Transfer RNA from a Planctomycetota bacterium, 76 nucleotides, folded computationally. Its mean pLDDT, the model's own confidence on a scale to 100, is 80. NCBI's taxonomy places the organism under Bacteria, Pseudomonadati, Planctomycetota.
RNA sequence: GCACCCUUAGCUCAGUUGGUAGAGCAGGUGACUCUUAAUCACCGGGUCGCAGGUUCAAGUCCUGCAGGGUGCACCA
Numbered sequence: 001g002c003a004c005c006c007u008u009a010g011c012u013c014a015g016u017u018g019g020u021a022g023a024g025c026a027g028g029u030g031a032c033u034c035u036u037a038a039u040c041a042c043c044g045g046g047u048c049g050c051a052g053g054u055u056c057a058a059g060u061c062c063u064g065c066a067g068g069g070u071g072c073a074c075c076a
Stems, first nucleotide, its partner, number of pairs: 001072007010025004019056001027043005049065005
């Protein structure tokens, strides 16, 4: 340099055919317990990497950019 893949909650990841953004873990509160842990119940937490475009409507489609990964090429 070329091709492909990934980027969604603090972390790991779902999200189907474009139609109200979710789970587990972590965190908070409560119950239980002499206490802690474990267990159970509830709660909070999101510019969906960034900027545009299409659309009545975009995490999802299109374009550009950024970061990461894999393969190939180059390496006088």
It matches the Rfam family "tRNA". Gene Ontology term of the family: triplet codon-amino acid adaptor activity.